[in-house]
Molecule: transfer RNA
Organism: uncultured Erysipelotrichaceae bacterium
RNA sequence: GCGCCUAUAGCGCAGCUGGAUAGAGCAACAGUCUUCGAAACUGUAGGUCAGGCGUUCGAAUCGCCUUGGGCGCG
Repeated sequence: GCGCCUAUAGCGCAGCUGGAUAGAGCAACAGUCUUCGAAACUGUAGGUCAGGCGUUCGAAUCGCCUUGGGCGCG
């Protein structure tokens, strides 16, 4: 330099044949329980879907560019 893959919540991820308020787990917080904790159960909050532009009635999902990460080739 070229090609491919990848970026979604604090963390590791699902969702990507375009269409419902974007999800579950762990973690966090609150409650129940307990003498107090832990565990268990219940609930709550938390996300510009890497950034920009475009296509479309509609984009996390499609196209282009940029950025970060990974792999391969030279």